[in-house]
Molecule: transfer RNA
Organism: Melioribacteraceae bacterium
RNA sequence: GGGGCUAUAGCUCAGUUGGGAGAGCACUUGACUGGCAGUCAAGAGGUCAGCGGUUCGAACCCGCUUAGCUCCA
Repeated sequence: GGGGCUAUAGCUCAGUUGGGAGAGCACUUGACUGGCAGUCAAGAGGUCAGCGGUUCGAACCCGCUUAGCUCCA
């Protein structure tokens, strides 16, 4: 220098033939229990790495950039 993969909640990840942003754990509140714990119920938490484009509409399609991993030179 060139190719490929990855980037979504605090953590681990799911989410395609473009339209509802989600799960588990963790966190908060309440109930049960004498009580930390545990079980159940409810809740909060996200500029979907960044910028731009296509589209009525983008986490998803296209281009560029950034970071990590990997292959070639």